[in-house]
């Protein structure tokens, strides 16, 4: 100096599902199990840039929701190939 952490802008951006409950806590149509379309409502993540930290620091994980029960994914780590 770098990586790495912490905010921060801009850009992307998968995943956003069933039942039941409750005065209310996605809604319309379709499909048949747990998914599709279309609208609202969240979103880790990646990339680029500004700022700051150097161990008493990180890491021992994050994402969709009122709460229950389930279902099925994404990312991020780690290890192989290409």
């Nucleotide at each position: 100096c770098a990586u790495u952490c912490c905010u921060u802008g801009c850009g992307u951006g998968a995943c956003u599902g069933g039942c039941g409950a409750u005065g209310a806590a996605g809604g319309u149509g379709g499909g048949c199990g747990a998914c599709c379309a279309c609208c609202g409502g969240g979103g880790a993540g990646c990339g680029c840039g500004g700022g700051g930290a150097c161990a008493u620091a990180u890491c021992c994980g994050c994402c969709g929701c009122u709460c229950g029960c389930c279902u099925g994914g994404g990312c991020a780590a780690u290890g192989u190939c290409c």
Molecule: ZMP/ZTP riboswitch aptamer (pfl RNA motif)
Organism: Phenylobacterium montanum